[in-house]
Molecule: transfer RNA
Organism: Candidatus Omnitrophota bacterium
RNA sequence: GCUGGCGUAGCUCAGUUGGUAGAGCAGAUGUUUUGUAAACAUCAGGUCGGGGGUUCGAUUCCUCUCGCCAGCU
Numbered sequence: 001g002c003u004g005g006c007g008u009a010g011c012u013c014a015g016u017u018g019g020u021a022g023a024g025c026a027g028a029u030g031u032u033u034u035g036u037a038a039a040c041a042u043c044a045g046g047u048c049g050g051g052g053g054u055u056c057g058a059u060u061c062c063u064c065u066c067g068c069c070a071g072c073u
Stems, first nucleotide, its partner, number of pairs: 001072007010025004019056001027043005049065005
């Protein structure tokens, strides 16, 4: 330099014919217990890496760019 893949909650990851984003763990509160843990219930947490475009509408399509990984040279 070229090609491909990945980037979504604190962490690990889902989310395809484009239609107002979810799970598990972790966290908070409550119930239970002499207390802790466990269990159960509830809650909070996201400008979907960034800019631009297409569209009534974009995590999703197009484009540029940033970071990481792999391959080739």